[in-house]
Context: one part of a larger RNA
RNA sequence: CUCUCUCUAAGGAACUCGGCAAAAUAACCUCGUAACUUCGGAAGAAGAGGUACCCUUGCAAGAGGGUUGCAAUAACCAGACCCUGGCGACUGUUUACCAAAAACACAGGUCUCCGCAAAUUCGUAAGAUUAAGUAUGGAGGCUGACGCCUGCCCAGUGCCGGAAGGUUAAAGAAGUUGGUCAAUCCUCGGAUGAAGCUGGCGACUGAAGCCCCGGUGAACGGCGGCCGUAACUAUAACGGUCCUAAGGUAGCGAAAUUCCUUGUCGGGUAAGUUCCGACCUGCACGAAUGGCGUAACGACUUCCCAGCUGUCUCAACCGCGAACUCG
Numbered sequence: 001c002u003c004u005c006u007c008u009a010a011g012g013a014a015c016u017c018g019g020c021a022a023a024a025u026a027a028c029c030u031c032g033u034a035a036c037u038u039c040g041g042a043a044g045a046a047g048a049g050g051u052a053c054c055c056u057u058g059c060a061a062g063a064g065g066g067u068u069g070c071a072a073u074a075a076c077c078a079g080a081c082c083c084u085g086g087c088g089a090c091u092g093u094u095u096a097c098c099a100a101a102a103a104c105a106c107a108g109g110u111c112u113c114c115g116c117a118a119a120u121u122c123g124u125a126a127g128a129u130u131a132a133g134u135a136u137g138g139a140g141g142c143u144g145a146c147g148c149c150u151g152c153c154c155a156g157u158g159c160c161g162g163a164a165g166g167u168u169a170a171a172g173a174a175g176u177u178g179g180u181c182a183a184u185c186c187u188c189g190g191a192u193g194a195a196g197c198u199g200g201c202g203a204c205u206g207a208a209g210c211c212c213c214g215g216u217g218a219a220c221g222g223c224g225g226c227c228g229u230a231a232c233u234a235u236a237a238c239g240g241u242c243c244u245a246a247g248g249u250a251g252c253g254a255a256a257u258u259c260c261u262u263g264u265c266g267g268g269u270a271a272g273u274u275c276c277g278a279c280c281u282g283c284a285c286g287a288a289u290g291g292c293g294u295a296a297c298g299a300c301u302u303c304c305c306a307g308c309u310g311u312c313u314c315a316a317c318c319g320c321g322a323a324c325u326c327g
Base pairs, nucleotide, nucleotide: 002321004319008315010313011312014311019308027051028050029049030048031047036041038145052067053066054065055064056063057062068072085301086300087298088297092104093103108143109142110141111140112139113138114137121128122127146293147292148291149290151223152222153221156220157219158216159215160214161213162212165211166210167209171205172204175201176200177199178198179197180196183192184191185190224242225241226240227239228238251285252282263279264278265277266276267275
């Protein structure tokens, strides 16, 4: 020097990304206990006091009196607490071996498909699954307790419905045009060429689909610009105009979202890029890719207070072990 442990003057988070680590709290009994709340909780809230032994009494619990010690749950063992915001309701699950979370799941909500030889899934098939179930059931998608709610747009894409018209395959097909060759003609080179067989083209007939006509957003998704205007100024309830399928409603908002930005104001500190409360100029929130709240819960995360401490000011000492030296 290192590992691990004990202790430490004065101070007490000044350490540090951050109280990481350590210290502190601790059992049982009695008293006492706030906001908030889904009335269950919060709660062991917080906080305060008691605890040994002997004698008497008592069934006991206990009561009265006395004794020692610094100290009596005398050793060991045994919650630290409060205030506040975010996220996720909760218990649960997860990256076996760097992530336990705000991610996944969840009860609840909602949409779609499915009438049973069901839809879905696996398989070429037989068959299996669903299910020895039957819509209070099964499958798939999204959301995610609860409370208050969930606005506008169907132009595009998807899905559902419709069948008048347009387009349209195989197939059929009137007709038309070749090949082949019986036959006929011939100047022996060839020409014409029925039936059959075999090709090409083909008016016309011809389904779904697409075009078309409607519907549908807890389907995929989307939810504007410019100019002017009030008797100080500023602002614009109001007006004009362009574009659009429609121009973002409620609520929230420098936010796990805000670039400019350490925005501005207020609070807390002597001093606060974080934090809390507001404002709204939302680069680029917004309503089941849910919006906003929310008691309880969390080895989650942010800020703060008191207690506590070698985290630190700033180090010191002791014990066990290793390194090291000798052997």
The part of an RNA shown here (large-subunit ribosomal RNA, domain IV) has 327 nucleotides and comes from Hemiselmis andersenii. The RNAcentral record of the full RNA draws on ENA. The organism belongs to Hemiselmis, within Eukaryota.